């Protein structure tokens, strides 16, 4: 200084002049406010609103999963532990390797010693371990090396072994001596493990006397086990007014029927029909007006933005947070506003220069707290490589 | 708003409970049949399973995040 990776920040900016929406306005002039870091994907939480619900605990079904802590709550954030990877350092060591520290990064990080299941292919053998080559080893009326014996190689039956090979992604502690017929934690050194009194620490954990030849492959992003968390539905929740028309109710008038009367005169009744006939029963009709009455719809109102709310200082905590002060008024559309224009500055490209072109992803719709994914540029910090100088 | 389902060859579709080199059928290529064309025979080729990332010895398949068609509900 250049390059690479990881965190954060910011996402043009000042002014005029035409608009466009919402709010004050004597509804006039005109004031005032007007997208984001993700308004977005709707993946998690939760406020709120309406429904269900006596309570508690069970099964079922999702879901989260080292510990503490922050939160209104999280699968979210902060610290911490613990295991990998990358790198660099020391010690031991001939090569591999092994311990230990220091940076940096990831981690769906409860349980495989409750139970089922799986682990192709190769391989003898994939979890009740086993023996293909192999090594040792008894016999032996088998062969050859001779003519025999003994002995050697080989064959054939039988025993023993897990050190090599050799298969796999993985092979039932590792290495070295001792020790054996060969061999084996069989014994012994060191690593590595398993239980562990005890020490520290809220805890996860870590240290660790001591004891134990060593058992308990992997995988729960298979079922499952343990713990803990969850009533459902979503602003089209939810509440309020309320049109025509068509249905439903009440009153009145009219129609009807029955008897009577010269006469809708006057009275009286729901009528017609079937069971012979009253009473009873059953079936089908039960009609026009005018007024009001109450429910949905269409429509309008509201819910509706002052909230877990921003800024800035103090203070507490390693940190996420939190506390108290002081201050600001910050979008609410409904089909849709949130912009163009010019001038000047800002970066970038191009060009001697004049200039000329570009400046990103994307846009509220109940609100909020995360996460994710998209994002041209610039800026600051950390950290690894490179070069150069001192 | 709310819930579901699909992405594997140019086209339709398979692919069970992870297992060796991912399969049909239609289309395409070459050859052979024919005087030629088609049909028929015979043989090939084409995939990195939407993308990315993880758990696993191994992932088209399990699981997370995305993206794009597409269905329901008022």
């Nucleotide at each position: 200084c250049c390059a690479g990776a990881g965190a954060g920040u910011c996402g043009g900016g000042u002014g005029a002049c035409c608009g466009c929406a919402g709010g004050c306005g004597u509804c006039a002039a005109g004031c005032u406010u007007g997208a984001g870091g993700a308004a977005a994907g709707u993946c998690c939480g939760g406020g709120c609103u309406c429904c269900a619900c006596g309570g508690a605990a069970a099964c079922a079904c999702g879901g989260u999963g080292c510990c503490g802590g922050a939160u209104a709550a999280c699968g979210u954030c902060c610290g911490g532990c613990g295991c990998g990877c990358c790198u660099u350092c020391u010690u031991g060591g001939u090569u591999u390797c092994a311990a230990g520290g220091g940076g940096g990064u990831g981690c769906a990080g409860g349980g495989a010693a409750a139970g089922u299941g799986c682990c192709g292919c190769a391989g003898a053998a994939a979890a009740c371990a086993u023996a293909c080559c192999g090594c040792c080893u008894u016999c032996u009326u088998c062969g050859g090396c001779c003519a025999a014996a003994a002995g050697c190689c080989g064959g054939g039956a039988g025993g023993g072994c897990a050190a090599g090979g050799g298969u796999g992604a993985a092979a039932a502690g590792g290495c070295g001596a001792g020790g054996u017929a060969a061999g084996a934690g069989c014994u012994c050194a060191c690593c590595g493990c398993c239980g562990g009194a005890c020490u520290g620490g809220c805890a996860a954990c870590a240290g660790g006397a001591c004891g134990g030849g060593c058992a308990g492959g992997g995988a729960a992003a298979a079922c499952c086990c343990c713990a803990c968390c969850g009533g459902g539905a979503g602003c089209a929740a939810g509440g309020c007014c309320a049109a025509a028309u068509a249905g439903g109710g009440a009153a009145g008038g009219c129609a009807u029927g029955u008897c009577u009367u010269c006469a809708a005169u006057g009275a009286c009744a729901g009528a017609a029909c079937c069971g012979u006939u009253u009473c009873c029963g059953g079936u089908u009709c039960c009609g026009c007006c005018u007024u009001c009455c109450g429910g949905g719809u269409c429509g309008g109102c509201u819910g509706c933005u002052a909230g877990a709310g921003g800024u800035g200082c103090g203070c507490g905590g390693c940190g996420a947070c939190g506390c108290g002060c002081a201050u600001c008024g910050c979008a609410g559309a409904u089909g849709a506003a949130u912009g163009g224009u010019c001038a000047c500055c800002c970066c970038c490209u191009u060009g001697c220069a004049a200039a000329a072109g570009g400046g990103a992803c994307a846009g509220a719709a109940c609100c909020c707290g995360g996460c994710u994914u998209a994002c041209a540029g610039a800026c600051u910090c950390u950290c690894u490589g490179g070069u150069u100088c001192c | 708003g709310c819930g579901g389902g699909u992405g594997u060859a140019g086209c339709u579709c398979a692919g069970c409970u992870g297992g060796u080199u991912a399969g049909a059928g239609c289309g395409c290529c070459u050859g052979c049949c024919u005087g030629u064309c088609a049909c028929g025979c015979a043989g090939g080729a084409g995939g990195c399973c939407g993308a990315g990332g993880g758990u696993u010895c191994a992932a088209g398949u399990c699981c997370c995040u995305u993206c794009a068609c597409u269905c329901g509900c008022g």
Two RNAs folded together computationally: RNase P RNA and transfer RNA, 464 nucleotides in total. The prediction has a mean pLDDT of 76.